RNA sequence: UGGUAUACAGGCAAUGAUGUCUGCCUUGAACCGCCUCUAAUCGGGCUGAUGACUUCUACUAAUAA
Numbered sequence: 001u002g003g004u005a006u007a008c009a010g011g012c013a014a015u016g017a018u019g020u021c022u023g024c025c026u027u028g029a030a031c032c033g034c035c036u037c038u039a040a041u042c043g044g045g046c047u048g049a050u051g052a053c054u055u056c057u058a059c060u061a062a063u064a065a
Base pairs, nucleotide, nucleotide: 009026010025011024012023013022016056017055019053020052021051033046034045035044036043
């Protein structure tokens, strides 16, 4: 200096935060939703604050005070 493996650690899982769990990635990585039109892009439409669970916050709808 380079390579490999492990430990520790870090990052990520389509919109925010806490905790727990799961999965993925090791920096040229993991990750960056779906449908439709189009050769492609542009355009049009749709679901969800979670990967899963709990709580809070924001937004929307209804009811009651």